[in-house]
Small-subunit ribosomal RNA from an uncultured Planctomycetota bacterium, 1474 nucleotides, folded computationally. The coordinates come from a structure-prediction model, not an experiment, and the mean pLDDT is 85.
RNA sequence: AGAGUUUGAUCCUGGCUCAGAACGAACGCUGGCGGCGUGGCUAAGACAUGCAAGUCGAACGCGAACGAGAAGCUUGCUUUUCAAGUAGAGUGGCGAAAGGGAGAGUAAUGCAUAGUUAACGUACCCGGGGCACAGGCAUAGCUGUGGGAAACUGCAGGUAAUUCCUGAUAUUCUCGAGAGGUCGCAUGACCUUUCGAGCAAAGUUCCGGCGGCCCUGGAGCGGACUAUGUGCUAUCAGCUUGUUGGUGAGGUAACGGCUCACCAAGGCUCAGACGGCUACCGGGACUGAGAGGUCGGCCCGGCUCAUUGGGACUGAGACACUGCCCAGACUCCUACGGGGGGCUGCAGUAACGAAUAUUCCGCAAUGGGCGCAAGCCUGACGGAGCGACGCCGCGUGCAGGAAGAAGUCCCUCGGGAUGUAAACUGCUGUCAGGGGCUAGAAAGGUUCAUUUCGGUGAAAUUGAUCAGCCCCAGAGGAAGCCACGGCUAACUUCGUGCCAGCAGCCGCGGUAAUACGAAGGUGGCAAGCGUUGUUCGGAAUCACUGGGCUUGAAGGGCGUGUAGGCGGCCAGGCAAGUCAGAGGUGAAAUCCCUCGGCUCAACCGAGGAAUUGCCUUUGAAACUGCCUGGCUUGAGCUGCGUAGGGGUCCGUGGAACUCUCGGUGGAGCGGUGGAAUGCGUAGAUAUCGAGAGGAACGCCGAUGGUGAAAACAGCGGACUGGGCGCAUGCUGACGCUGAGGCGCGAAAGCGUGGGGAGCAAACGGGAUUAGAUACCCCGGUAGUCCACGCUGUAAACGAUGUGCACUAGGUCGAGGGGGUUCUGAAGCCUCCUGGGCCGAAGCAAAAGUGUUAAGUGCACCGGCUGGGGAGUACGGUCGCAAGGCUAAAACUCAAAGGAAUUGACGGGGGCUCACACAAGCGGUGGAGCAUGUGGUUCAAUUCCAGGCAACGCGCAGGUCCUUUCCUGGGUUUGACAUGUACGGAUGCGCCCCUGGAAACAGGGGGCGGUUGCCCUUGAGGUGCCCUUGAAACGUGUUGCAUGGCUGUCGUCAGCUCGUGUCGUGAGAUGUCGGGUUAAGUCCCAUAACGAGCGAAACCCCUGUCGUUAGUUGCCAGCGGGUUAUGCCGGGAACUCUAACGAGACUGCCGGUGUUAAACCGGAGGAAGGUGGGGACGACGUCAAGUCAUCAUGGCCUUUAUGCCCAGGGCCACACACGUGCUACAAUGGCGUGUACAGAGCGACGCGAGGCCGCGAGGCGGAGCAAAUCGCAAAAAACACGCCCCAGUUCGGAUUGCAGUCUGCAACUCGACUGCAUGAAGUUGGAAUCGCUAGUAAUCCCGGAUCAGCACGCCGGGGUGAAUACGUUCCCGGGCCUUGUACACACCGCCCGUCACAUCACGAAAGUCGGCUGUACCGGAAGCCAGUGGGCUAACCCGCAAGGGAGGCAACUGUCCAUGGUGUGGUCGGCGAUU
Repeated sequence: AGAGUUUGAUCCUGGCUCAGAACGAACGCUGGCGGCGUGGCUAAGACAUGCAAGUCGAACGCGAACGAGAAGCUUGCUUUUCAAGUAGAGUGGCGAAAGGGAGAGUAAUGCAUAGUUAACGUACCCGGGGCACAGGCAUAGCUGUGGGAAACUGCAGGUAAUUCCUGAUAUUCUCGAGAGGUCGCAUGACCUUUCGAGCAAAGUUCCGGCGGCCCUGGAGCGGACUAUGUGCUAUCAGCUUGUUGGUGAGGUAACGGCUCACCAAGGCUCAGACGGCUACCGGGACUGAGAGGUCGGCCCGGCUCAUUGGGACUGAGACACUGCCCAGACUCCUACGGGGGGCUGCAGUAACGAAUAUUCCGCAAUGGGCGCAAGCCUGACGGAGCGACGCCGCGUGCAGGAAGAAGUCCCUCGGGAUGUAAACUGCUGUCAGGGGCUAGAAAGGUUCAUUUCGGUGAAAUUGAUCAGCCCCAGAGGAAGCCACGGCUAACUUCGUGCCAGCAGCCGCGGUAAUACGAAGGUGGCAAGCGUUGUUCGGAAUCACUGGGCUUGAAGGGCGUGUAGGCGGCCAGGCAAGUCAGAGGUGAAAUCCCUCGGCUCAACCGAGGAAUUGCCUUUGAAACUGCCUGGCUUGAGCUGCGUAGGGGUCCGUGGAACUCUCGGUGGAGCGGUGGAAUGCGUAGAUAUCGAGAGGAACGCCGAUGGUGAAAACAGCGGACUGGGCGCAUGCUGACGCUGAGGCGCGAAAGCGUGGGGAGCAAACGGGAUUAGAUACCCCGGUAGUCCACGCUGUAAACGAUGUGCACUAGGUCGAGGGGGUUCUGAAGCCUCCUGGGCCGAAGCAAAAGUGUUAAGUGCACCGGCUGGGGAGUACGGUCGCAAGGCUAAAACUCAAAGGAAUUGACGGGGGCUCACACAAGCGGUGGAGCAUGUGGUUCAAUUCCAGGCAACGCGCAGGUCCUUUCCUGGGUUUGACAUGUACGGAUGCGCCCCUGGAAACAGGGGGCGGUUGCCCUUGAGGUGCCCUUGAAACGUGUUGCAUGGCUGUCGUCAGCUCGUGUCGUGAGAUGUCGGGUUAAGUCCCAUAACGAGCGAAACCCCUGUCGUUAGUUGCCAGCGGGUUAUGCCGGGAACUCUAACGAGACUGCCGGUGUUAAACCGGAGGAAGGUGGGGACGACGUCAAGUCAUCAUGGCCUUUAUGCCCAGGGCCACACACGUGCUACAAUGGCGUGUACAGAGCGACGCGAGGCCGCGAGGCGGAGCAAAUCGCAAAAAACACGCCCCAGUUCGGAUUGCAGUCUGCAACUCGACUGCAUGAAGUUGGAAUCGCUAGUAAUCCCGGAUCAGCACGCCGGGGUGAAUACGUUCCCGGGCCUUGUACACACCGCCCGUCACAUCACGAAAGUCGGCUGUACCGGAAGCCAGUGGGCUAACCCGCAAGGGAGGCAACUGUCCAUGGUGUGGUCGGCGAUU
């Protein structure tokens, strides 16, 4: 510090996700030791048991027992001493308000920071001053006697005190009255002083001592008050009656509506009152670069609470955790009458929960209470225990040890990895284990001595718990977890086969998974490792630091203006902001630095720094602010002009339209792609005249004008708003923006009343269509128009808020002004205003924008934060309604998006090509047959091929074979190859027998030539047979694992690269543009310049000529010969053969064109613009085809999916399709006759002449390895004759009979021949194919395969046309351009209904609950007030009796908790149905 993920790729926007750190954690696997920390986050739910607050005999009165001793005697009793003034309870004092726990409540009665108290308190402690005199009455305990189960309690008697009471004394104390002084911001405070009134006390101890009371000062602790800060929510906007203030009173330690009476009517609030939700607050903790964000467990400070609610008492202090009273819930005891209880103290229990510990030890230390003290108490605390919960430290050994054991894994089988790892050798000794040792945590306190005080010395002592050191033994007891597709460090094999599973995101898995599971290996961390949850980070993804709003989410529809925010120039003053200095505070702990202590660290200690804050104070005065004075440039006013569909109202005009009336007229009109509905003989349309009505304003007219926007258009008038230009003076910052508010606001819509010509939702009809609730047509109502009122929304758009300033220009048009010219027009120059275009810089993701900014700045407002859900629900508010405004969540996705790029596509455009169409010729589709395919059938009909580009395809030839398929029979190292091991001695050829369909199995003998090869003296090896194990075999599977080969787009003109340039980039440019070409062919132009693969050329055939050569081919001339024939001699001319050359290049001429490329025409030429044909197929596409040509990875099979054999099948047949053949006839058929080819083939062959057969063919065999011989007849054509338009002298299917040939064999299932038979078919629906010249059409010939079998295929020649105006249309292709939400690329993408399942949310008759308001009822305990007849020790009067003062009980009243009745608000659960 970033990374992954939207796309074919790119840039941007934007969300999601990951890597980091942290935790009071939990879960999974694993687990050696120690130190220091830490541990009920859930039910502030309920609690058994024990403990957690007592202490003081030096305040006081009492006062045992067990036991022991002694005495007495009725030997089991009494007395007495010790125990013992002990235990114990009680009175009294102090403490119990601390310590300890928890976070329910609380959004301020709290907390934090800084202050105030002139409005206050303070027991214990410290300092100072002073004092304690004289008396008195009770009461617990106790004794006696009652009640009660208990808790507890009544009565009587009597008793003590540091209990209580009275009196005295007393001021610097309090109160009242007065005088003086000092000070303060004010109320006022303090000091001095005079007088009057009032209030104290306690004793105890052997001494010392410890206590008591008053006043005063202090320390510490507290009460109250003020300012500032302190979560979310406006879908909470108004709240408040003790409320706000005053006067008086009460109350308090103290101010105060704190309380009460009366008076006034205030107080709070958009700077968020009131309400709702949530929450203890801070020091701090985590994270972060910081700013921030989140949190408040442990420790410290504060607050609050103590079963729930209320209340007071005592006290210095409480409205009191382990006190009291009352009410409620719960729980326990009970004799049913009545009582007890409160773990949110420490342990512990069940419950809850993912989850959180011992019913431990000790007061030795620290601290607290009491005590003079000893000491007692102390679950505070100190320790230990449990938990890897966290942090930190240590160990599980160290060194040597093979080119490297075994095992395991991988493998190309060679090897590689685990791996110096182990074994083995040597060594060490931490921790754990065993044994032993001593110092420390201890200082105090007590006693004694000493000392003016602080203190000093000596003696005997105080450890719950725990580190430390030494010795012994021995590598011994101690390693796991997660990951390994990318992010992210780490890879292989097997298993699995969209299954099982993984997954944080992207995504893996459908037979070769580095992603699942296992193993080996590797990486990371390590006594832990992973997972889950949460927080911060990354996220600049709420942006203060530090974001955006034309198109990505986002500018309010437009104005006006309130609050608020911001604000021109100069001067003076103040000092709030601001800056500087000083002081106070900012607790400690924490964080940071330094040093130190535990062996280190964690941890701990000391010092420092920091604590960015608040307050006080002293200064400064630039800037902001405030006050004062001034200025004119911002703003406004005034005058003169000026343009304009600016607004409102009134009037008025012509064209068109419809209707009405009348005239003419007479059959249609209208409408459409074409029609129909419709209108019309009752007279339409058309046309003329007259009249009526409503709405809108042609030309001008514009890219133009006005307005804030919406919007505004005939003409005239009235009223009226704003702008601009020019000019003078005036005011003197009067300004900008603008949350709310208010106003305006297209169309549609709503209300009331008018109006209604045309148009026209809805609706009716006609068409179209598969349908057509549409588009088209005929009608037609709201509405459109007017007035008034509502609605308040639009892609209300420049998708661009308003204002001001600044930052190159050019150009067009609108309004006004100035200059130039003698004046004016025009032109030119120039200033201001508003409207457009193009563009510099800049900006921007890019497109673009660019003085009319989206540039550079300032001010203010609005609005955004992933997509969907949704601008929806609920609530509120507005509206007559429709609906508007405001505005979520659950759930769900890993994207949704913007701009641009390359393609592809378009029933987009332009250019262009092709038998693509058109123009032609001939076919297919109908018939019969052949052949292939589908389907069906079958034991099997083997398999593949599947639009073009499968279907006379693989198959250049299935009766057996082929052959893969089926049935049956047989065989198992095999029909074939190579090793290995054992054994044998043969092996090869021929013949015979048995079973059999054969294969095969079994058997027998004989014969024959032999018995191989290497090395050989021999031995041996190889070869042969049987057996064994490797392995062989497989037309089994995967063409989507592959190689190779092939098809197709397409012989279409394209496809790319290097360098440069442009672009952030994908990419573009080049390759575009203008011409031209068959062509990316060439030329011109050009940020491109070049190049490659294609095109072309080079190659082959063919067309002309030449040279060479002359047999088997040729024969002109010469000779010979024949009935005839190059037959012979000969010739080398010609044809031909087959090798080499020539020739054609737009080279020449003219025209066009850009002076080009090129095109058109012409000459010459056998051939002319590529002469004709072939071979040749760019980058790539179709996961195209082929594992059955071959090769090949993986998988599968091994007495079978291999191999052998016989028979059958591949030839089936209701059908359907493709490709062909033959026809339907007269351009024909038949018969007879007569010509003319080329290219091939031939020895297992072609086979002549001859003979036989009607024929297929047979007999026979000349010649020929072939320019020599043969196949071989070419056929159409031509000549003559017949047929006469018919199912025929067309057509030949089918069938019968008889044959031929091949072959081991023609039954299933060959071809051919003869005779006979003589089917369909009379030119073929929709549709569809080929062909542009030696082509189509038509006619024969040959070849491959092959024993035989050809209508197929591959070739050959013969005869030999028609048409092409042209490119609108169909199919396909190329280039440019355009749109795109497509990229698996239009056979794309994608929307809605419906059906089913499931989930979430809303509504819903209602129903259940929480919180809260309000009215009334009722009112416990208690304080206060009143009464107080009953009761009453202290004081007073009184001799006494008695009375008084005071007090108590009791009663009444105010207040008031829980509760009750009624009625609201709010939140939530459930809810048929929707």